[in-house]
Formats: sequence, C1' cells, structure tokens
RNA sequence: GCGGAAGUAGCUCAGUGGUAGAGCGUUGCCUUGCCAAGGCAAAGGCCGAGGGUUCGACCCCCUUCUUCCGCU
Repeated sequence: GCGGAAGUAGCUCAGUGGUAGAGCGUUGCCUUGCCAAGGCAAAGGCCGAGGGUUCGACCCCCUUCUUCCGCU
C1' cells in the first nucleotide's frame, strides 16, 4: 500500500428499513434468624464519528477513526 472482519448499556452479545433488547453486573425492595440462592422493580444507549438515500436508518450508500486478520 491492497483486501477482509469487528465497533450497539459497566462487560459479553442479539437486533437484515417502522418506538433499541437479552444475559451477567450495579442499586432498591420482597423472601430468610443471617448469608447464599430465588422473585419484583429501577438506573444505565441518542448504536465509533461525519454526510447521503428514504415518509422513516443500528440496518442501505459514501467518507473517516480505532482494533484485529490476511496479502504484498
């Protein structure tokens, strides 16, 4: 230099154009004599960044940043 993959909650990851979710974690409550386990609830995202297409974009297109893999 060229090609490919990944980037979404604190962490690990879903989500193939129509109101962003799960597990674990955190906080509170219930349960228990206490702990653990279990149950309920809450907080926490404007989806790496900037544009474009569209009535509507995490999703499609372009540019760009970071990480990883391959080729030279």
Transfer RNA from Coccomyxa subellipsoidea C-169, 72 nucleotides, folded computationally.
The sequence is in RNAcentral, with records from ENA.
The source organism's lineage runs through Eukaryota, Chlorophyta, Trebouxiophyceae, Coccomyxaceae and Coccomyxa subellipsoidea.
Its Rfam family is "tRNA". It is annotated as a transfer RNA.
The coordinates come from a structure-prediction model, not an experiment, and the mean pLDDT is 81.
The gene name in the source record is trnG.